The RNA shown here (transfer RNA) has 73 nucleotides and comes from a Solirubrobacterales bacterium.
The prediction has a mean pLDDT of 81.
Lineage of the source: Bacteria > Bacillati > Actinomycetota > Thermoleophilia > Solirubrobacterales.
Rfam family: tRNA. By type it is a transfer RNA.
[in-house]
RNA sequence: GCACCUGUGCCUUAAUCGGUUAAAGGGUCGGCGUUGUAAGCCGAAGAUCCGGGUUCGAGCCCCGGCGGGUGCA
Numbered sequence: 001g002c003a004c005c006u007g008u009g010c011c012u013u014a015a016u017c018g019g020u021u022a023a024a025g026g027g028u029c030g031g032c033g034u035u036g037u038a039a040g041c042c043g044a045a046g047a048u049c050c051g052g053g054u055u056c057g058a059g060c061c062c063c064g065g066c067g068g069g070u071g072c073a
Stems, first nucleotide, its partner, number of pairs: 001072007010026004019056001028044005049065005
């Protein structure tokens, strides 16, 4: 340099052929609980890599960029 795959909370992963409020587990924080800590229970915050396009509607499709991985040179 070229080709392919990939990017969703702090982490790991969902999200049907494009459809209504982006879901779950772990973690974090608050409360209950306990003599105290823990387990357990309740609650909360937190995400679609960036910029355009298509569409009534985009996490999903298209284009460009950026990051990561694999292969070739």